Predicted 3D model of a 335-nucleotide RNA (Bacterial RNase P class A) from Saccharimonadales bacterium (SeqCode). Of the family's consensus pairs, 99% are formed in the model. It matches the Rfam family "Bacterial RNase P class A". It is annotated as a ribozyme. It is recorded under the gene name rnpB.

[in-house]
RNA sequence: GUAGCUCGUUAGAUGAUCGCUUGCUCGAAAGAAUAAGAGGAAAGUCCGGGCAGCAUAGGACAAUGACAGUCGCUAACGGCGACCGGGGGUGACCCUAGGGAAAGUGCCACAGAAACGAAACUACCCCGUUAAAAGGGAAAAGGUGAAACGAGUGGGGUAAAAGCCCACAGCAACGUGCGGUGACGCACGGAGGAGGUAAACCCUGUCUGCUGCAAGGAGAUUUGCAUUAAGGGCGGUCCGUCCGCAGAUCGCUAUCCGCUUGAUUCGCAUGGCAACAUUCGAACUAGAUAGAUGAUCGUCCACGACAGAACCCGGCUUACAGAUGAGCUACCUAC
Numbered sequence: 001g002u003a004g005c006u007c008g009u010u011a012g013a014u015g016a017u018c019g020c021u022u023g024c025u026c027g028a029a030a031g032a033a034u035a036a037g038a039g040g041a042a043a044g045u046c047c048g049g050g051c052a053g054c055a056u057a058g059g060a061c062a063a064u065g066a067c068a069g070u071c072g073c074u075a076a077c078g079g080c081g082a083c084c085g086g087g088g089g090u091g092a093c094c095c096u097a098g099g100g101a102a103a104g105u106g107c108c109a110c111a112g113a114a115a116c117g118a119a120a121c122u123a124c125c126c127c128g129u130u131a132a133a134a135g136g137g138a139a140a141a142g143g144u145g146a147a148a149c150g151a152g153u154g155g156g157g158u159a160a161a162a163g164c165c166c167a168c169a170g171c172a173a174c175g176u177g178c179g180g181u182g183a184c185g186c187a188c189g190g191a192g193g194a195g196g197u198a199a200a201c202c203c204u205g206u207c208u209g210c211u212g213c214a215a216g217g218a219g220a221u222u223u224g225c226a227u228u229a230a231g232g233g234c235g236g237u238c239c240g241u242c243c244g245c246a247g248a249u250c251g252c253u254a255u256c257c258g259c260u261u262g263a264u265u266c267g268c269a270u271g272g273c274a275a276c277a278u279u280c281g282a283a284c285u286a287g288a289u290a291g292a293u294g295a296u297c298g299u300c301c302a303c304g305a306c307a308g309a310a311c312c313c314g315g316c317u318u319a320c321a322g323a324u325g326a327g328c329u330a331c332c333u334a335c
Stems, first nucleotide, its partner, number of pairs: 001331010012300007020037004025032002039306001043317002046315005051212004058239004065207004069083005084098001085096004099203002104201002106197003116150002121142002124137003152168005171193001174189006216257003219250007231243004264283004269278003301304001
C1' cells in the first nucleotide's frame, strides 16, 4: 500500500420566539417563576422474571410443551461467557438444529438385482446340453445410487471364491496409563465387530398452572341466616389449603392509587481469560390517559438513517444514512 477479520462509539450542533406534560415554589383565583421532558432499538411481543388476581400457586402424580456437549454467570431463562468436539477459511476468524440408532417401530426418492434381512441382474465356477434352459456353488469383478453389507494391500488357498488362512498396514467399541474440575485429549493395547435417519415416532434427563396494568385495589347504613358445625371457593387429579354467606337502601359510572427509587444509572478500585460479582462514592433521569415531548425563524457542518414511551426489568430477533475509534490477519513493496 492492497484485500480482509473482530469489537465498539455517535445518532447533527447552536441561538431566539411561541406552545405542551409533570414536579416544586408563590398566589384567593387567574396565573407567574423555576427544573426536567423518548430510544439504541422505545419496535416485534418471541423467551425469562418482578408485580397483581385466581388457592400461602405450595407438594405429589399425570398431561402438554420447550430445551439438550462441559464448566461457569445470572433473580431467572430457551439468555450470556469460556472451553471441548465437528465443519469452513492461507490466516485474523466464522458456523454449529452437539443426549440416545446393540429398547422398540417406521422411513431411505430416482436409479438399481438388492436400501439393512438378507437376497443375487450381468459376469465367474460346477453340472448339464449339439447349443441353451433348468439345477447347484460363490459374493471377489461390473453397473446404479447421497448411501451397496461396511477391514485395505500382498500372498496362500479353491472348480470358482471369500478374513477361509497368513504377513504387513490400520479403524470403532472396549481396556490401561498420563494430563484436565469437566466435556475431552495424548500414548499403548485392541475380540472382525451388520449402514443412515431421532428438524420420524419414540426413550432418557431438566424445566413447565392460567390470565395480564383495560391486571388489580380504594365507600356508608341496615336486614336475614350461620357461627367447634354446615355450606362455599380452588382453571387436570389428589394431598392440602382458604373463606362467614345472602339481600336491601344511599352514593359513584367519575376520581384516586397501582405509576415509576429500581435485580436503577454513573465513576473508581478489587477479583475473574470472560460473562459477571463485591466494596466505596455520586446521581434521581418522562409518567401522559385521547394521550405532552412540538412549531417557526436564524447561523454552521460532514446536510442528518431506522424510528417514538403507555406497569417495570433482563435477554433474543428485526430495522438503521453518514461519520468515527481500537485491535488483529494475509500478500506486496521500500528501508